[in-house]
Context: one part of a larger RNA
RNA sequence: CGGAGGAAAUUUGAGAAGGUCUGUCCUUAGUACGAGAGGACCGGGACGGACGAACCUCUGGUGUGCCAGUUGUCCUGCCAAGGGCACGGCUGGUUGGCUACGUUCGGAAAGGAUAACCGCUGAAAGCAUCUAAGCGGGAAGCCUGCUUCAAGAUGAGAUUUCCAGACACCCUCGUGGUGUGAGAGGCUCCCUAUAGACGAUGGGGUUGAUAGGCCAGGCGUGGAAGCACAGUAAUGUGUGCAAGCUGACUGGUACUAAUAAGCCGAUAA
Numbered sequence: 001c002g003g004a005g006g007a008a009a010u011u012u013g014a015g016a017a018g019g020u021c022u023g024u025c026c027u028u029a030g031u032a033c034g035a036g037a038g039g040a041c042c043g044g045g046a047c048g049g050a051c052g053a054a055c056c057u058c059u060g061g062u063g064u065g066c067c068a069g070u071u072g073u074c075c076u077g078c079c080a081a082g083g084g085c086a087c088g089g090c091u092g093g094u095u096g097g098c099u100a101c102g103u104u105c106g107g108a109a110a111g112g113a114u115a116a117c118c119g120c121u122g123a124a125a126g127c128a129u130c131u132a133a134g135c136g137g138g139a140a141g142c143c144u145g146c147u148u149c150a151a152g153a154u155g156a157g158a159u160u161u162c163c164a165g166a167c168a169c170c171c172u173c174g175u176g177g178u179g180u181g182a183g184a185g186g187c188u189c190c191c192u193a194u195a196g197a198c199g200a201u202g203g204g205g206u207u208g209a210u211a212g213g214c215c216a217g218g219c220g221u222g223g224a225a226g227c228a229c230a231g232u233a234a235u236g237u238g239u240g241c242a243a244g245c246u247g248a249c250u251g252g253u254a255c256u257a258a259u260a261a262g263c264c265g266a267u268a269a
Base pairs, nucleotide, nucleotide: 001152005163006162007161008160009159010158011157015149016148017147018146021049022048023047024046025045026044027043033038051106052105053104054103055102059100060099061098062097066093067092068091069090070089071086072085073084074083075082076081110144111143112142117137118136119135120134166180167179168178169177170176171174185264186263187262188261189205190204191203192202193201210257211256212255213253214252215251216250217249220245221244226239227238228237229236230235
């Protein structure tokens, strides 16, 4: 831009893409078969491989503004307590998130039409013949079935709901023309994340819990500082049977910021 008024939501599915993989073992059964050696079809079950999808409960990884320990050095006047730098200085753990080495699931079943092939009935051709008329069976293959996208499918589909005719002026006065307004809805703008390179998408914008802060909880770390006591001291113990601190998590709370404002927008004939 189109889809012959303008919107919001929910959809159908023409079409397209993906997937379709495979092994071992047990059983049927040491049966059928075979002199023996050997050794099934059909059917039932179990466990895998590779591949794919989703997810983070578990197990791991990561975790540079979480917690603790610790070395050297500089600084906060000194002690103590801290801060900077040294690969986050190094080391031990680790929430959310993201992940695989983790977990769960998938390939199917079933239906239809068939290939080679196997048949029934059956003439031409008194017989025979699966074929000429007619009718069956038959594959990991084909079409469905499963998953995803999908009406620019210009053949542009469907359903539901919403949106009005006001004012002024002009004239050859039709219900005509011009301008303004109203209008469902949308956008700009702003706070943002389950979204993200940017656009886009989702949530929210005071009639508000959208983000931050704060409060409470959780998770994590592992027993803060100060003081007291014990010890010559390093250090240990108590205060405190989980202390102190705590990123992303959960719930709450208008304290801060989403103020204010602007733009677009119908011929429902």

This is a predicted structure of a 269-nucleotide part of an RNA (large-subunit ribosomal RNA, domain VI) from Spelaeicoccus albus. Rfam family: Bacterial large subunit ribosomal RNA.